[in-house]
RNA sequence: AUUGAACGCUGGCGGCAUGCUUAACACAUGCAAGUCGAACGGAAACGAUGGAGCUUGCUCCUUCCAGGCGACGAGUGGCGGACGGGUGAGUAAUGCUUAGGAAUCUGCCCAUGUAGUGGGGGACAACUCCGGGAAACCGGAGCUAAUACCGCAUAAGCCCUACGGGGGAAAGCAGGGGAUCUUCGGACCUUGCGCUUUGGGAUGAGCCUGCGCCGGAUUAGCUUGUUGGUGGGGUAAUGGCCUACCAAGGCAACGAUCCGUAGCUGGUCUGAGAGGAUGAUCAGCCACACUGGGACUGAGACACGGCCCAGACUCCUACGGGAGGCAGCAGUGGGGAAUAUUGGACAAUGGGCGCAAGCCUGAUCCAGCAAUGCCGCGUGUGUGAAGAAGGCCUUAGGGUUGUAAAGCACUUUCAGUAAGGAGGAAAUGCCCAAGGUUAAUAGCCUUGGGAGUUGACGUUACUUACAGAAGAAGCACCGGCUAACUCUGUGCCAGCAGCCGCGGUAAUACAGAGGGUGCGAGCGUUAAUCGGAAUUACUGGGCGUAAAGCGCGCGCAGGCGGAUAAGUAAGUUGGAUGUGAAAGCCCCGGGCUCAACCUGGGAACUGCAUUCAAAACUGUUUAUCUAGAGUACAGUAGAGGGGGGUAGAAUUUCCGGUGUAGCGGUGAAAUGCGUAGAUAUCCGGAGGAACAUCAGUGGCGAAGGCGGCUUCCUGGACCAAUACUGACGCUGAGGUGCGAAAGCGUGGGGAGCAAACAGGAUUAGAUACCCUGGUAGUCCACGCCGUAAACGAUGAGAACUAGACGUUGGGUUCAUUUAAGAGCUUAGUGUCGCAGCUAACGCGUGAAGUUCUCCGCCUGGGGAGUACGGCCGCAAGGUUAAAACUCAAAGGAAUUGACGGGGGCCCGCACAAGCGGUGGAGCAUGUGGUUUAAUUCGAUGCAACGCGAAGAACCUUACCUGGAUUUGACAUCCCGAUCGUACCCCUUGGAAACUUGGGGGUCAGCUUGGCUGGCGAGUGACAGGUGCUGCAUGGCUGUCGUCAGCUCGUGUCGUGAGAUGUUGGGUUAAGUCCCGCAACGAGCGCAACCCCUAUCCUUAGUUGCCAUCAUUAAGUUGGGCACUCUAGGGAGACUGCCGGUGUUAAACCGGAGGAAGGUGGGGAUGACGUCAAGUCAUCAUGGCCCUUAUGGGUAGGGCUACACACGUGCUACAAUGGCGUAUACAGAGGGCAGCGAUACCGCGAGAGUAAGCUAAUCCCAGAAAGCUGCUCGUAGUCCGGAUUGGAGUCUGCAACUCGACUCCAUGAAGUCGGAAUCGCUAGUAAUCGCGAAUCAGAAUGUCGCGGUGAAUACGUUCCCGGGCCUUGUACACACCGCCCGUCACACCAUGGGAGUGGGCUGCAAAAGAAGUGGCUAGUUUAACCUUCGGGAAAACGCUCACCACUUUGUGGUUCAUGACUGGGGUG
Repeated sequence: AUUGAACGCUGGCGGCAUGCUUAACACAUGCAAGUCGAACGGAAACGAUGGAGCUUGCUCCUUCCAGGCGACGAGUGGCGGACGGGUGAGUAAUGCUUAGGAAUCUGCCCAUGUAGUGGGGGACAACUCCGGGAAACCGGAGCUAAUACCGCAUAAGCCCUACGGGGGAAAGCAGGGGAUCUUCGGACCUUGCGCUUUGGGAUGAGCCUGCGCCGGAUUAGCUUGUUGGUGGGGUAAUGGCCUACCAAGGCAACGAUCCGUAGCUGGUCUGAGAGGAUGAUCAGCCACACUGGGACUGAGACACGGCCCAGACUCCUACGGGAGGCAGCAGUGGGGAAUAUUGGACAAUGGGCGCAAGCCUGAUCCAGCAAUGCCGCGUGUGUGAAGAAGGCCUUAGGGUUGUAAAGCACUUUCAGUAAGGAGGAAAUGCCCAAGGUUAAUAGCCUUGGGAGUUGACGUUACUUACAGAAGAAGCACCGGCUAACUCUGUGCCAGCAGCCGCGGUAAUACAGAGGGUGCGAGCGUUAAUCGGAAUUACUGGGCGUAAAGCGCGCGCAGGCGGAUAAGUAAGUUGGAUGUGAAAGCCCCGGGCUCAACCUGGGAACUGCAUUCAAAACUGUUUAUCUAGAGUACAGUAGAGGGGGGUAGAAUUUCCGGUGUAGCGGUGAAAUGCGUAGAUAUCCGGAGGAACAUCAGUGGCGAAGGCGGCUUCCUGGACCAAUACUGACGCUGAGGUGCGAAAGCGUGGGGAGCAAACAGGAUUAGAUACCCUGGUAGUCCACGCCGUAAACGAUGAGAACUAGACGUUGGGUUCAUUUAAGAGCUUAGUGUCGCAGCUAACGCGUGAAGUUCUCCGCCUGGGGAGUACGGCCGCAAGGUUAAAACUCAAAGGAAUUGACGGGGGCCCGCACAAGCGGUGGAGCAUGUGGUUUAAUUCGAUGCAACGCGAAGAACCUUACCUGGAUUUGACAUCCCGAUCGUACCCCUUGGAAACUUGGGGGUCAGCUUGGCUGGCGAGUGACAGGUGCUGCAUGGCUGUCGUCAGCUCGUGUCGUGAGAUGUUGGGUUAAGUCCCGCAACGAGCGCAACCCCUAUCCUUAGUUGCCAUCAUUAAGUUGGGCACUCUAGGGAGACUGCCGGUGUUAAACCGGAGGAAGGUGGGGAUGACGUCAAGUCAUCAUGGCCCUUAUGGGUAGGGCUACACACGUGCUACAAUGGCGUAUACAGAGGGCAGCGAUACCGCGAGAGUAAGCUAAUCCCAGAAAGCUGCUCGUAGUCCGGAUUGGAGUCUGCAACUCGACUCCAUGAAGUCGGAAUCGCUAGUAAUCGCGAAUCAGAAUGUCGCGGUGAAUACGUUCCCGGGCCUUGUACACACCGCCCGUCACACCAUGGGAGUGGGCUGCAAAAGAAGUGGCUAGUUUAACCUUCGGGAAAACGCUCACCACUUUGUGGUUCAUGACUGGGGUG
């Protein structure tokens, strides 16, 4: 785009079309083929006329007369029922299309064609009578007519012929009529119609031929009347159409036969075309008419509404028999997703019959039903902003629906009502006139004129009037493709979906709504065809890696084929003629108001046939040529092939000798061998197999493949110079040969190796890898197999198209003493590369470039190279080769990442080297688990676990229990005729919250009127929530990681993703810097700038300091500010200098100077990003949830539980120590609800009192290790301090659950810690103490401070983490990836299967209705003949042949089904 469509929702009108695609299933009922009285005998019904009868009424009855008239049932006869109408079952050719042909027939029709139409005869229906039967119908006897039937006559330009001859027809009817005749009927004449004969035409039909017309080769051979001939038969006619005989042919790879499917065509749909699909309506042809068979009649049939037979089915029946055929029009049932009225009319067109009138006509014309399609029209138009109401959304302002509505002003198509009103109608017939025919003015025919009649549709089309916006809009869609977006509900549910895919609590994708988009009396969906699809490629594709080159040759058929000349004209090209039906398509006109539609003309129909011409090309014929191909002669190289012979090394084995304890084997071992003497070693023998070095991207071969030496036989290639043949060529479906390894058969052989197998190891296992053995096999001969990643994943042949560098064989030139060399050429074999090609990778004169010829092969993945069938094979198996079903991918090349038990380079307390720990003990603390009314919540590898928590007895507190509360503990507002007033004290109940009663008091401000403000009670808006979602979020944080990276602009390269820069060579802590470079620059990171610290200078000296002077117990005071110190400002360090190395670089190494040297040490500082990392319980916040509760308040309890497991710590296990004595030296902090001195009390914790200090001033505050000297003597101790008892102190409303500390007493485990694991590189580890935050009290934690103060680093192999480059990848959620097979379960399709049941069909038989033909002479018989006896002829019958239904046997093929079973697919 389309449709004979269907379904869903919706539906106003008209025009024109179309309407059982399925069950060629079965059919009730009605109709669809009759007509002619001008062929005939007639008289059943009707009518008219005349006559009669009589009941004299006007019509009833009855009867009769006249077939004389109109008409006519049944019958005889003629013509028509072979047309028209339906359907598509069958048919792959007895068919259709197109173009031809000769051996034919043709009723009605045509022409003034030819010639006739004479004279006779005998019957049979109807009818009457009789009989049978339920009926259908039938039988017998008798009468009768014809345009029915039959002779006779005549007859040609007819037919047959032996050329002499022979044969052979007819029918009348109707109208009119002047003479003549008459039996009064008519004869006769004439006209018309009819009849007979025959030639021609037209039309129709039959037959034959060429080309063309679906799929299957998993159908390869078919055929006996088969192919041809002769004779005969038969037909309208040719012909094996039939028959007898003779011959053995005919068809087929250019697809016979068989199987499946199918009516064919003009056309229709689609497409740019070529094509593809299709064959409704309309038109042409064919076939069929319940199924099968058969003939009759006829001009025509083997006959839709005819006949006979058989069969199935239906109906009637008196059971004896009969009837029927909608694939005609309607209609019914059924089937189905699905397809209409049991309508009107012959008015028109056409058909049949008829002289005609006319009759018949479900052909046809109309109407009805159906939005089934196409076309047209309408459902209003203008105005109208307060942008109404309502709806929806909202950032709450508004936006949108929306000029839409309402309102106002108009119009009236269509529908409705009423009125008018074309065209389709032309006639025939009748009347008149003229002409023709004729004896004629009848009649008939032709022409002209006239009057009148004929309409189913039809309430027609069309026109006018009337009224009123009045009666008339839906459907689908809105994630992308694809035009159109929001809200609500739902929560991987319900659902959607053409593909991709949506939905798991913020869904533009589901459902609804608002809005929008598209189309519009329709809109969607489904089905189907073509297109897009160059996705079967003729036009117009491919095959190195995506699917695809046969493993390789030879070669029949076929296809293609070098040069010259001549001929020919098959192909080819041009012209002409015929045909290519009409309709349709296209163009130009015309008609319906337009259009659809109808109609006139043209073009076209790309084709076929005949004919004329041309001769370039192809073909063909003839003649010639040598460039292709081949042959001969001279040489060359070679693992080319086959047979025979033979050499040496090595392994093994055997004999013997020497010799002794191991050998062998592995990552390490063991099995194994060995004291019966191995391994090792020496001599000798045997046997089999393979040929080191040479050896090479070297050689040869078609491929597989080929390797010691020698000999025999043999194939091919190359090179050079000549001669010869003269296109002999290329390719190659089938065919045929060769064809690695493994395997098979027979017979040998068997050293080594070695499937299977055995043992030993390894391992979780190890039917493996490793080891020890070991059989087939490997070897030979003969025969099979016929496959490989048989690969260059690249078919063969030919031509053309830049080069460079190797190498093998040959030839030649130059130069050569030789060797070696240089150039040219040719045949191989390699590497790189231009153009070109390619998706890219890559190929690139040995093409994957540009062309030609031929063959093979491909068409999404899986199923599957499988099943079935065929062929081959001994088998294994090979070859040929599907389908169902299933998926939306499978695949190629390249890119960026990530990953690797890949590679290279580098770094880090990463390892190593060291020091000290953890893991064992007790305790502290956190977590898991368990428990509980509750043990609130969060954090969970590194990167949770002394974490949030810088501090849970109450509070905190979020948890639990109990008892209370509801505008609330807190915020803003509202309300009222309001009411009370704050506040304080006492008191009842109670655990408290809360509550009862009483008393005191009577709030504040002001403009003094009331108002305002505060508090309490009341009302509702709201408050409130540590309720959920960190996977809706902000903010903040952790981590990789203080790792050196992460990017951009422009340019360039690439089809592109992307690359380059950022890689490379050096160097650095560093993408730090230098050099190079299709890159040049830039940004965020690095570094530096900032703070602390180390040296110096300077400024300033109180609360700090004290060298000098004075003074004191004391820097206490005077004095001073030099020093220390404090805190402001500066200086200093930059690879700056020297030497070396390095590329003259960057930089590195060493040195000098310096307080400090190469970032001096430390801190702050964290790129792009990753982990849906952590946090809704800091805070903020979307959404959801609760609202007498999930909110608020209160008491008690819990977070502190305890079989256990883990993390982080403290204290120890002791002598480098413990205890006690004496004694020295810090830094940094904190302090008014605070730090708290001295003296006094207490063993002590501490108590009471109290000075000083808002701090360089006073206090906390005694630093401790250390040093000095004493004791302990290796022990569960004078170590260790848990636990427990008693007594206390302090804080605090309150230490029971559940605080810290003190004293006395008690004195547990623990003697240095398994596997494993952590920290640290210098003022560091280790060790020692001090302080602070939080805090009423409560640190072994955390954050700071100083004191003492080490060891070690060879180095980068390994472990972990990271950076850069490179490589592989089937990964991209990125290796915690991906993914294979079995097993279990469910479902699906399919193969095998003892079989079973259908369909079709071959062969061999049986059977034989009706019919036709033959034969016969049993029976019968009107026409003709007769010598009257009969004959001719016919019918019936008998019989033979053919044959349908049907039956039997045995095959083939196909479909369905089948216990069980095989694999496959999906989950």
Model confidence (mean pLDDT): 83 of 100.
Predicted 3D model of a 1467-nucleotide RNA (small-subunit ribosomal RNA) from an uncultured prokaryote.